The RNA shown here (transfer RNA) has 72 nucleotides and comes from Monotropa hypopitys. Its Rfam family is "tRNA". Rfam classes the family as a transfer RNA. The gene name in the source record is trnN-GUU. The organism belongs to Monotropa, within Eukaryota. Model confidence (mean pLDDT): 82 of 100.
């Protein structure tokens, strides 16, 4: 400098234009003599950053940023 994936809950990873979910982690309750295991409920993310189309974007386009491949 040119391709190319990738960024989403506290951690890991789905969501292919129509109210953003799982797990595992907190947090409260039950169970247990305790603890852990199990069970129940619950908090949590305006989707990397700025702009574009769209009634309507986590999602399509455009750059910029960080991170991994890879070319020369």
């Nucleotide at each position: 400098u040119c391709c190319u994936c990738a960024a989403u809950a506290g951690c890991u990873c789905a969501g292919u234009g129509g109210u953003a979910g799982a797990g595992c982690a907190g947090u409260a309750g039950g169970c247990u003599g305790u603890u852990a295991a199990c069970c129940u409920a619950u908090u949590g993310a305006u989707c990397g950053u700025a702009g574009g189309u769209u009634c309507g974007a986590a999602u399509c386009c455009u750059a910029c940023u960080u991170g991994g491949g890879g070319a020369g």